[in-house]
RNA sequence: GGGGGCGUCGUUCAAUGGUAGGACCCGGGUCUCCAAAACCCGUGACGUGGGUUCGAUUCCUACCGCCCCUG
Numbered sequence: 001g002g003g004g005g006c007g008u009c010g011u012u013c014a015a016u017g018g019u020a021g022g023a024c025c026c027g028g029g030u031c032u033c034c035a036a037a038a039c040c041c042g043u044g045a046c047g048u049g050g051g052u053u054c055g056a057u058u059c060c061u062a063c064c065g066c067c068c069c070u071g
Base pairs, nucleotide, nucleotide: 001070002069003068004067005066006065007064010024011023012022013021018054026042027041028040029039030038047063048062049061050060051059
């Protein structure tokens, strides 16, 4: 230089056009003499800019970042 893949809560993984969800973490509560465990509730995210569409995390495009292959 060329080609391909992936970017979503603090972490990890879903959702593939129609209200962004699960687990862990964190905060609160129940229980307990205290704590742990268990159970319940809560907080929190679509890499950035354009385009298509009634509607975009999803489709197209450019850029940014990470990874792989190739010279």